[in-house]
RNA sequence: AGAUAGAGGCGCGGCCGACAAGAGUACGCACGUCAUACGCCAGACAGCGUGUGCCGAAAGGGGAGGCCGCCGAGGUGCCGCAUGUGUGUCUGAGUGUGCGGCUGCCGGGCCGGGGGAUAACAUCCGUCGGACUGUCACGGUUGUGGAGCGCUAUCU
Numbered sequence: 001a002g003a004u005a006g007a008g009g010c011g012c013g014g015c016c017g018a019c020a021a022g023a024g025u026a027c028g029c030a031c032g033u034c035a036u037a038c039g040c041c042a043g044a045c046a047g048c049g050u051g052u053g054c055c056g057a058a059a060g061g062g063g064a065g066g067c068c069g070c071c072g073a074g075g076u077g078c079c080g081c082a083u084g085u086g087u088g089u090c091u092g093a094g095u096g097u098g099c100g101g102c103u104g105c106c107g108g109g110c111c112g113g114g115g116g117a118u119a120a121c122a123u124c125c126g127u128c129g130g131a132c133u134g135u136c137a138c139g140g141u142u143g144u145g146g147a148g149c150g151c152u153a154u155c156u
Base pairs, nucleotide, nucleotide: 001156002155003154004153005152006151009071011070012069013068014067015066016065019062028054029053030052031051037050038049039048040047041092042091043090044089045088046087074106075105076104077102078101079100080099081098082097083096084095085094107133108132110130111129112128113127115125116124117123135146136145137144138143
């Protein structure tokens, strides 16, 4: 250097998924109401609605647990292109999906601060801090440092 096989552990991804939330909201029905107001992401125009009672969802987001595939597993940032999305059209912002580029960033999970996405105190993503953990190097008695383009074993 090449090939093969492995390890890390609250490890990674996919699928199924009770259930919580969405929400006593939207829709529907009955009786009312009439508007320079307010709501439907922002603006313009249009449209619909607004109170009370009855009835009463769903989607996107999450998810204990189970099954499967795995150990750069995988995740993610920025830029570009295509496409979807909320009452309609136009413009804009947000957001979902796919492809490409930056030989971009991250060993792994956990906890906390602040920021963003979100209906959300669920969940997710950056960022900063902390201890822990696997691994190697230095050192020599338990500390310092590095990064998965790493580490271990076997064979050549």

Lysine riboswitch aptamer from a chicken gut metagenome, 156 nucleotides, folded computationally. Its mean pLDDT, the model's own confidence on a scale to 100, is 79. RNAcentral holds the sequence, with entries from MGnify.